[in-house]
């Protein structure tokens, strides 16, 4: 110095919070899908969860 491994911490898992849990990552982990297009780009489409379970918040339906 790279690399592995182990220990404590922090982070991360396609928009918000909270409690469990799971995985992944030490500057990476992560950064959704389809279709047409050589790319560039166009056009669509599902979801507030990594995954339970609630809170907001958006949509759809329905009764007061």
């Nucleotide at each position: 110095a790279a690399c592995g491994u182990g220990u404590c911490g922090g982070g991360c898992g396609a928009u918000g919070g909270g409690g469990c849990u799971c995985g992944c990552c030490c500057c990476a982990a992560c950064c959704g899908c389809g279709u047409c297009c050589c790319a560039u780009g166009a056009c669509g489409c599902u979801g507030a969860u990594g995954g339970c379970c609630u809170c907001u918040g958006c949509g759809u339906g329905a009764u007061c």
Fluoride riboswitch aptamer (crcB RNA motif) from Streptomyces sp. TS71-3, 64 nucleotides, folded computationally. Its mean pLDDT, the model's own confidence on a scale to 100, is 80. The sequence is in RNAcentral, with records from Rfam. The source organism's lineage runs through Bacteria, Bacillati, Actinomycetes, Streptomycetaceae and Streptomyces. Its Rfam family is "Fluoride riboswitch aptamer (crcB RNA motif)". For this family Rfam cites "Widespread genetic switches and toxicity resistance proteins for fluoride" (Baker et al., Science, 2012).